[in-house]
Context: one part of a larger RNA
Molecule: small-subunit ribosomal RNA, 3' major domain
Organism: uncultured Bacteroidota bacterium
């Protein structure tokens, strides 16, 4: 100099605390260990693996296993030789990959272009090493730290500065100082949201004027308004009061739309964990070369005594069920997304019309109003199975969603223990996308709607800063 301490000394965080609402009980979804299996491909494993890599596993994906092929080879570069150019049909064989047979075709003047033929040098491995490695990422940690030049102290390792007092969200600053300054972080520039103005006025909007309707911006028009997208203002502790030498800090203080970093995001210092990826790529070294490379068909990655993460649906009346009624954002859409009209309880089908979109699509739910249920294993809850069906798709046994009938399990709030969140937050309620034929999505990532409780403080549990203090540790 670090590191550690059941040493001190000061601070901070949904760390405890005060609350709200889960998990841990039950079914079910998915992942994950085990087991089992010809395979149950590989990876990820405290915090930082476990709805993860996968933002779509019926075939393909697919790397795993059985079988059925090929060997210059699925794909491609040079080079020699060959050729009935490339290609195409017919048939036999098979489960296909593929193969056997016949016929047609017969490029360019010409280098030459192409080949399913030969042969040679390259080919190809999702094979092994993430402790040979680039890039990329998690994590401490959006924590406030890490460093350097010069001088200055030390014999040196170092040390000073970065240390004391105050303050801050912040090595933010201010005073004080043998230190001056500097850099990488902090902050601020940068998206976006909250206000106003101007500029624009279509596919958006309608106050006022005029038409036309059963009804509606529906037309004529019109730039107020909302709204949409460009430049601008506008917050600086700028004024006020009290406190302080300052920095600053208090306040149901003015004024504003906003107040003390206005609310969110992006942005991650030097390092740590030989953390993670050699299976996204690339790339060093070993391995394989009629196979560990490759086409093909089937199956498996979907098993099931069991253990465990996340999730969903519930256990009711702040509910469950039927009638009527209202209001969103944000995003998608020509192999697409449909109004409308028939059909059909339905999932859907058949026509049929608009939209390459502010134009044309797509009923928000929760809420609220009437009415029923009446405290039960139930008008609760929907698992599980029978049965008919639909729609994708070459194909729904293994293994796909959806629909209708029917059938009706656990479960009456969950031990010891543990998670999340401090505000448009948590609860809670629908909507959209991405992947994607379909769909195992209860996941992911937005998007609006309704809207709580608490927080007196730091003793105590965990994480972290900075100063100091002891050390048989480095």
């Nucleotide at each position: 100099u670090g590191a550690c301490g059941g040493g001190g000394g000061c601070c901070c965080g949904c760390a405890c605390a005060a609350g709200c609402g889960g998990a841990g009980g039950a079914a079910c979804a998915u992942g994950u260990g085990g087991u089992u299996u010809a395979a149950u491909u590989c990876g990820a494993u405290g915090a930082u693996a476990c709805g993860c890599g996968a933002g779509g596993a019926a075939c393909c994906u697919u790397a795993c296993c059985c079988g059925g092929g090929c060997u210059c080879g699925a794909a491609c570069g040079c080079a020699g030789a060959g050729g009935g150019a490339a290609u195409g049909u017919g048939u036999g064989g098979g489960a296909a990959a593929c193969u056997g047979c016949a016929c047609a075709g017969u490029c360019g003047c010409a280098a030459g272009a192409c080949c399913g033929u030969c042969u040679g040098c390259g080919a190809g491995g999702u094979g092994c090493u993430g402790c040979a490695u680039g890039g990329u990422u998690g994590u401490c940690g959006u924590c406030a730290g890490c460093u350097c030049g010069u001088g200055c102290c030390g014999u040196g390792a170092g040390g000073u500065g970065u240390c004391g007092g105050c303050u801050u969200a912040a090595g933010u600053g201010c005073c004080a100082u043998a230190a001056c300054g500097a850099g990488c972080g902090c902050a601020a520039c940068c998206c976006u949201u909250a206000u106003u103005g101007u500029u624009a006025g279509u596919u958006g909007c309608c106050a006022g004027c005029g038409g036309a309707u059963a009804a509606u911006g529906c037309c004529g028009g019109g730039g107020a308004c909302u709204c949409u997208a460009g430049c601008a203002a506008a917050a600086c502790u700028g004024c006020c009061u009290g406190c302080g030498u300052a920095a600053g800090c208090u306040g149901u203080g003015a004024g504003g739309a906003a107040g003390g970093u206005g609310g969110g995001g992006a942005u991650g210092a030097c390092g740590u964990c030989a953390a993670a990826u050699c299976a996204g790529c690339a790339c060093g070294g070993c391995c394989c070369u009629u196979a560990c490379g490759u086409c093909c068909g089937g199956g498996g990655c979907g098993a099931c005594a069991c253990a465990c993460g996340u999730g969903u649906u519930a256990c009711a009346a702040u509910g469950g069920a039927a009638g009527g009624u209202a209001c969103a954002g944000a995003a998608g859409g020509u192999u697409g997304c449909u109004a409308c009209c028939a059909c059909g309880c339905g999932a859907g089908u058949g026509g049929a019309u608009g939209c390459u979109a502010a134009u044309c699509c797509g009923u928000a739910a929760a809420a609220c109003c009437u009415u029923u249920c009446u405290c039960a294993g139930u008008u609760c809850g929907g698992a599980u199975c029978g049965a008919a069906g639909u729609c994708u798709g070459c194909a729904a046994c293994u293994c796909g969603a959806c629909u209708u009938c029917g059938u009706g399990a656990a479960g009456c709030u969950g031990g010891a223990u543990u998670c999340g969140c401090u505000a448009g937050u948590a609860a809670u309620c629908g909507c959209g996308c991405a992947u994607c034929a379909g769909c195992c999505a209860u996941g992911g990532c937005g998007c609006g709607g309704u809207g709580a409780a608490u927080a007196c403080g730091u003793u105590c549990c965990c994480g972290g800063g900075c100063c100091u203090u002891g050390u048989a540790c480095a």